[in-house]
Context: one part of a larger RNA
RNA sequence: GAACGAACGCUGGCAGCGUGGAUUAGGCAUGCAAGUCGAACGGGAAACUGCGGUUUCAAUCUUCGGAGAGAGGCCGCGGUAGAGAGUGGCGGAAGGAUGAGUAACGCGUGGGUAACUUGCCCCUUGGUUCGGGAUAACACUCCGAAAGGAGUGCUAAUACCGGAUGGUAUCACACGUCGCAUGGCGUGUUGCUUAAAGGUGGGGAUCCUUCGGGACCUGCCGCCAGGGGAGAGGCCCGCGUACCAUCAGCUUGUUGGUGAGGUAACGGCUCACCAAGGCUUACGGUUAGCUGGUCUGAGAGGAUGGUCAGCCACACUGGGACUGAGACACUGCCCAGACUCCUACGGGAGGCUGCAGUCGAGGAUCAUUGUCAAUGCGCGAAAGCGUGAACAUGCGACGCUGCGUGGAGGAUGACGGCCUUAGGGUUGUAAACUCCUGUCAUUCGGGAAAAAUUGCACCGGAGUCAAUACCUCCGGUGCCUGAUGGUACCGAAAGAGGAAGCCACGGCUAACUCUGUGCCAGCAGCCGCGGUAAUACAGAGGUGGCAAGCGUUGUUC
Numbered sequence: 001g002a003a004c005g006a007a008c009g010c011u012g013g014c015a016g017c018g019u020g021g022a023u024u025a026g027g028c029a030u031g032c033a034a035g036u037c038g039a040a041c042g043g044g045a046a047a048c049u050g051c052g053g054u055u056u057c058a059a060u061c062u063u064c065g066g067a068g069a070g071a072g073g074c075c076g077c078g079g080u081a082g083a084g085a086g087u088g089g090c091g092g093a094a095g096g097a098u099g100a101g102u103a104a105c106g107c108g109u110g111g112g113u114a115a116c117u118u119g120c121c122c123c124u125u126g127g128u129u130c131g132g133g134a135u136a137a138c139a140c141u142c143c144g145a146a147a148g149g150a151g152u153g154c155u156a157a158u159a160c161c162g163g164a165u166g167g168u169a170u171c172a173c174a175c176g177u178c179g180c181a182u183g184g185c186g187u188g189u190u191g192c193u194u195a196a197a198g199g200u201g202g203g204g205a206u207c208c209u210u211c212g213g214g215a216c217c218u219g220c221c222g223c224c225a226g227g228g229g230a231g232a233g234g235c236c237c238g239c240g241u242a243c244c245a246u247c248a249g250c251u252u253g254u255u256g257g258u259g260a261g262g263u264a265a266c267g268g269c270u271c272a273c274c275a276a277g278g279c280u281u282a283c284g285g286u287u288a289g290c291u292g293g294u295c296u297g298a299g300a301g302g303a304u305g306g307u308c309a310g311c312c313a314c315a316c317u318g319g320g321a322c323u324g325a326g327a328c329a330c331u332g333c334c335c336a337g338a339c340u341c342c343u344a345c346g347g348g349a350g351g352c353u354g355c356a357g358u359c360g361a362g363g364a365u366c367a368u369u370g371u372c373a374a375u376g377c378g379c380g381a382a383a384g385c386g387u388g389a390a391c392a393u394g395c396g397a398c399g400c401u402g403c404g405u406g407g408a409g410g411a412u413g414a415c416g417g418c419c420u421u422a423g424g425g426u427u428g429u430a431a432a433c434u435c436c437u438g439u440c441a442u443u444c445g446g447g448a449a450a451a452a453u454u455g456c457a458c459c460g461g462a463g464u465c466a467a468u469a470c471c472u473c474c475g476g477u478g479c480c481u482g483a484u485g486g487u488a489c490c491g492a493a494a495g496a497g498g499a500a501g502c503c504a505c506g507g508c509u510a511a512c513u514c515u516g517u518g519c520c521a522g523c524a525g526c527c528g529c530g531g532u533a534a535u536a537c538a539g540a541g542g543u544g545g546c547a548a549g550c551g552u553u554g555u556u557c
């Protein structure tokens, strides 16, 4: 000198863009952060409505016995409707947080997989057949303080199970071809094993019909089996990846083999047996997430890894598996432990290193905000729903950038201050005064601006199809949708009015005098100042520097 996720002191006008728990991976009240699908399924509350019955009130009529328009309550049957819960599917493995652990194939980079997997998505081939038994919801009964649970009975499915068919796949055989070894690929034959689910639109000949519809044809969404792709992932390897030798030897599943098990897959990954090997800055200790990058520097290098992006690890602590394409699973399950809470003392509940927020510790780090409008994600045929992701707003001079705090004229060089050799000098064109301007702030008005596409309706064209239905795609027209926000921006009004401080002035280092103090009080980055003329302490005037900041401290180069 530069830099910072900074802090502290003094000061503080505005805007834009960034950025903000670095410490206790300490404990957490409260709310929200993962749902969705009725076009998979059974059932169905409220509400509205039609009819019937019953009952309360009652205009009016009355032959005084009653009749009764109309309004309300209840019950029953039907229609529309579709809440909450349930079965089932997909998603809860993404997104978000944090850096505790890890010196490691964890990360980076370059390769390998002839040792592998892959839901959703795209292309393609074929199929989608016949049956069955349950079970939740629900009803009833019971246990429990609760959390919750038990029994009996009924019912559905794209839930579950069995049979059929079979292309593929596995194994065996033959042939061909290829390769870096194990071996890979292709073709053929026989045998063994192995699949499925429906939903929702449209149609007109024929058939069936409980007259609702179904068979049949067909569109779309699904389902099953196979091939290919994309994207994603697993595993392996070369090289690189902190300090300590005041760590010199380490190792028994250890190193290798055979066989078996296990895995999607290779492998001591695991096991049995056999051999006796294997490693060398090993082993041990300390520290640390790694990288793209960031800071500095002319560079080489040094330091660093916050925000953003990629990878990894973790989710109260430790362990474990289940489900699933994918987890050994942040807001899933089980066990143990610590802690907190409820309890009828028998037993239960919980996990903010999600967004806010709270306590604690700390020099120190924000709102218990708005919206799904956009971008994305999940589900859904779609409308749509959800989304503390995200987008916004708020707070903090924490940083960067921009703007302003006025401009021009104005000498009798006014007053005041300070200094003085007492003449004057300086503050200083500075002020006053005159003439202007109107950025920002203030007030008023305009401003449905842009950020918006999607979707729906209509029209036209193309595709599919038996079809001018339906459906899909393309083009056009119209309509709906904005948290921010009456915000940005624009216009008008008034008036210099509301807006400057901080540090330094002995040398390094730009900037000097007076007064006070008297080795005191104090200053100080280094050298060093102060003991009666201190440009070095304190105050004042003046000056220098930077400026909505300026200094100090800390850290890095």
Stems, first nucleotide, its partner, number of pairs: 001557004006553005013403006019396002026359003030356003035090003040087002047080011060067002098313002106241008116233003121229008129163004138153006169193001171191001172189007198221006206215003242286003249279003254276008289311004293304004316337005339350004367393001369392003375389001376387004406436004416427004440498001442493005455479009501546005506527003512541005522529002

Predicted 3D model of a 557-nucleotide part of an RNA (small-subunit ribosomal RNA, 5' domain) from a metagenome.
It matches the Rfam family "Bacterial small subunit ribosomal RNA". Gene Ontology terms of the family: structural constituent of ribosome and ribosome.
The prediction has a mean pLDDT of 81.
The RNAcentral record of the full RNA draws on SILVA.